Model confidence (mean pLDDT): 85 of 100. Predicted 3D model of a 484-nucleotide part of an RNA (small-subunit ribosomal RNA, 5' domain) from a metagenome. The RNAcentral record of the full RNA draws on SILVA. It matches the Rfam family "Bacterial small subunit ribosomal RNA". Gene Ontology terms of the family: structural constituent of ribosome and ribosome.
[in-house]
Context: one part of a larger RNA
RNA sequence: GAAUGAACGUUGGCGGCGUGGAUUAGGCAUGCAAGUCGAGCGCGAUACUUCCUUCGGGAAGUGGAAAGCGGCGAAAGGGUGAGUAACGCGUAGAUACCAACCUCGGGGUUCGGGAUAGCGGCGGGAAACUGCCGGUAAUACCGAAUGACAUCUCCGGAUCAAAGCUCCGGCGCCCUGAGACGGGUCUGCGUCCUAUUAGCUAGUUGGUGGGGUAAUGGCCCACCAAGGCAAUGAUGGGUAGCGGGCGUGAGAGCGUGGCCCGUCACACUGGGACUGAGACACUGCCCAGACACCUACGGGUGGCUGCAGUCGAGAAUCUUUGUCAAUGGACGAAAGUCUGAACAAGCGACGCCGCGUGCGGGAUGAAGGCCUUCGGGUUGUAAACCGCUGUCAGAGGCUAGGAAAUUUUGACCGACCCUCAGAGGAAGUCCGGGCUAAGUUCGUGCCAGCAGCCGCGGUAAGACGAACCGGACAAACGUUAUUC
Repeated sequence: GAAUGAACGUUGGCGGCGUGGAUUAGGCAUGCAAGUCGAGCGCGAUACUUCCUUCGGGAAGUGGAAAGCGGCGAAAGGGUGAGUAACGCGUAGAUACCAACCUCGGGGUUCGGGAUAGCGGCGGGAAACUGCCGGUAAUACCGAAUGACAUCUCCGGAUCAAAGCUCCGGCGCCCUGAGACGGGUCUGCGUCCUAUUAGCUAGUUGGUGGGGUAAUGGCCCACCAAGGCAAUGAUGGGUAGCGGGCGUGAGAGCGUGGCCCGUCACACUGGGACUGAGACACUGCCCAGACACCUACGGGUGGCUGCAGUCGAGAAUCUUUGUCAAUGGACGAAAGUCUGAACAAGCGACGCCGCGUGCGGGAUGAAGGCCUUCGGGUUGUAAACCGCUGUCAGAGGCUAGGAAAUUUUGACCGACCCUCAGAGGAAGUCCGGGCUAAGUUCGUGCCAGCAGCCGCGGUAAGACGAACCGGACAAACGUUAUUC
C1' cells in the first nucleotide's frame, strides 16, 4: 500500500447493488417450513330445496366438509461444517452394475377369490392411544390362465404379468428392447504439520470354494498358504470438509475456502433395519442414553445444523414481515392446492459505488477569537447583506415496465413526466518533533500524560492538556485484529 462475513471509538443527509451468528454442532417457548389427487375406492357431516309430519322429526334431491383406504411425492428443495488426512475431494480413466418420473420401439391388458380400514355396536385408559364383535370398497391384496425378441438351462425344458377410470376427447396398467437424465463401484496421479511417534498388521496379505449385493471385492464365511505395509515416512499424534475460486503480488509464490456454483458429510448422542426406483431417511420407524415437558404415578411426549424468534456464551452478526405476481418444485386431465424454495419489503455506514450539504456578487477587510515588536497581522469574501437556482429530502398527481401467448393475473418496486414550497433539513474525524503534508500561545513541571519506531515531559515543551491557526481524508475518519 492492498484486503476483510470484521469489531471498537467519535460522527452521521439520501439512494442503488451486495452482504450480515465467524463464538456454544449450546438449550429452545410460539407460529409456519410437504403435500396433493373425488377423472382410483367406499362412506358422506353442517347447509340448501321439495314433500310429509304426532311439530320430536322423517323421506327424496342438490351439494360436498372432515376423516379413512389407495396412488404419487415426502431421498428434492432448505440448513450446517461436527466428523473426515479418506478414492473424501480434484483430475484423467475404467465397468462387474442400477435406474421411479420422461422419450422412442415391439407385444399384452383374460377369468376369478378372500380380506381390511373407514362405518356400526360394546369396552379399556387421566392422556397418548387401544381391544373385541359385525359388516363394506378399490388402480389395495391373492389365485388361475396366457406367454416371448424376457430369465434360467444339463439345450430336453422350466419359470415369470397386468387395473381400471372417463366429461368418450382421452388418462392409465403389465412384459420387454433402446435412449436420456441421474447414480453405485474400481483405478493412476495430486492433496497440511509432527521422527521429542520406527516399526505396524491376524480377516491381517493372497488363493480355492461358497454366501451376500443391483454389481466387483475378505464385503462375509469354511479351508489352504504366510504373507502385506514402512525412512520415497508405514503406524501413532495434532489440525482440517474438498474444489471452482477469493486476497495479495510484476510474477513465481504465499495466505485463504464467508457469500455464489459443484461435491462430500451430518441432522439431540450412539446403534439398527423397514418401506421404496432411490434412504439406513433433518420436520419416518425401532432400541439404548442424556436432557426437557405432561401425568390421575400406571404411563406418555419431544428433537429449529429449515424461516422468523428466544435464552446463554461472546468484541460481534437482523424482522416472531408480505406474496405465490414472477422463476422453480410436488400432486392433479384440468381448474387449482401446497411451497419460510423463491421473489419482495424491514433492520445494520458492514462493504462498494453514486449524489448532496448550494451558486454569483459582496471590504470600511465589521464584530468576536487568536497572535503581536502594540504599528499591526490573521481567521477572511469567510460572515452579514444583495441577487439567483431547485439536485437530494418533503407534499400532491399520472404512468411505461417487471406480465410471457390473444383474454386474465403485481406481494412488491416503480424509471420518465407534471405541479407546489423553499437555502431552507444535511460535516465530521484524525493529525500538525522526524519518518510525514501541516505551528503558535497558554497551562503543566520526569507530575499529569504521549508513543508505530526514534523518543518527548525534571519552569521558556513546535512531541503532554487546551485554544487559535493549519494539513489530510470525507458521510465518514481513526484504532485494533488478521493476510499478502